[in-house]
RNA sequence: GGGACUAUAGUUAAACGGCAGAACCCCCGACUCAUAAUCGGGCUACGAAGGUUCGACUCCUUCUAGUCCCA
Repeated sequence: GGGACUAUAGUUAAACGGCAGAACCCCCGACUCAUAAUCGGGCUACGAAGGUUCGACUCCUUCUAGUCCCA
């Protein structure tokens, strides 16, 4: 220098262009003499900026960060 892939909650990880869902963690409560386990409830997220569209995590462009391949 060229190319491919990835970016969603504290972590992992889904999502035909049509309500952003789950697990673990964390917090509160129940249970218990107490703790653990179990049960119930709660908080928190689409990497950035534009474009297309009635409507974008999703399609297009650029950028940022990371991984890999070629030279």
Transfer RNA from Chryseolinea sp., 71 nucleotides, folded computationally. Rfam family: tRNA. It is annotated as a transfer RNA. The RNAcentral record of the sequence draws on ENA.